[in-house]
The part of an RNA shown here (large-subunit ribosomal RNA, domain VI) has 252 nucleotides and comes from Haloarcula rara.
The prediction has a mean pLDDT of 84.
It was read from a public genome assembly.
Rfam family: Archaeal large subunit ribosomal RNA. The literature on the family includes a 2001 paper in Science by Yusupov et al., "Crystal structure of the ribosome at 5.5 A resolution".
Context: one part of a larger RNA
RNA sequence: UGGUGUCUGACAAGAACGAUCGUAUAGUACGAGAGGAACUACGAUUGGCUGCCACUGGUGUACCGGUUGUUCGAGAGAGCACGUGCCGGGUAGCCACGCAGCACGGGGUAAGAGCUGAACGCAUCUAAGCUCGAAACCCACUUGGAAAAGAGACACCGCCGAGAGUCCGCGUAGAAGACGCGGUCGAUAGACUUGGGGUGUACGCGCCGAGGUAACGAGGCGUUUAGCCCACGAGCACUAACAACUCAAAGC
Repeated sequence: UGGUGUCUGACAAGAACGAUCGUAUAGUACGAGAGGAACUACGAUUGGCUGCCACUGGUGUACCGGUUGUUCGAGAGAGCACGUGCCGGGUAGCCACGCAGCACGGGGUAAGAGCUGAACGCAUCUAAGCUCGAAACCCACUUGGAAAAGAGACACCGCCGAGAGUCCGCGUAGAAGACGCGGUCGAUAGACUUGGGGUGUACGCGCCGAGGUAACGAGGCGUUUAGCCCACGAGCACUAACAACUCAAAGC
């Protein structure tokens, strides 16, 4: 600074990286021989930095299962055992041991190498002019950035309502503020259904079951790809985003 949205980009910040090895060059140049390069191109490894979670792996005191002792009379279902009793798994999230990037190139130059060329009829890279030439500089790449006082641009809205906030439902955000999304003209959260996923086959019942006169009986099989559960996705207004309030410019 009237506001909303989208931009420009003065300026600023950046690890905008470092090292090594291999192949070709090449058994070449060089060298009597012995020996033995480089420019350049390609490929890879490693240290570091940044980001990410499809894969692999870690955690995963959400979750599922097994199991010991004990308590609730037993069963079922649970509590406690240091802040998960122990053990086996494990989604999301977070992470590394996992993945990706840190590239190519352009411009002007330094020392330096040169061209043309006088002053000085020669010579001279320099005086005029011109060509090259660095991991450095400026671009390129990433990020911030109209408070850049020369305070920008574009579109739209507004001269009594443009807009903003409180409030409410939330999370791409988060110590508090802030930030972002949504608020019935609605999928914002929950519930429900379902997709996907974790565990690993529930309770009850039936059959079998060593032993036992019997009662009972560890356990096994079937019912059962069961049961239980989910931080992820979708559908669906059933529940809750209701209701209400505040500030406010330009202009006159």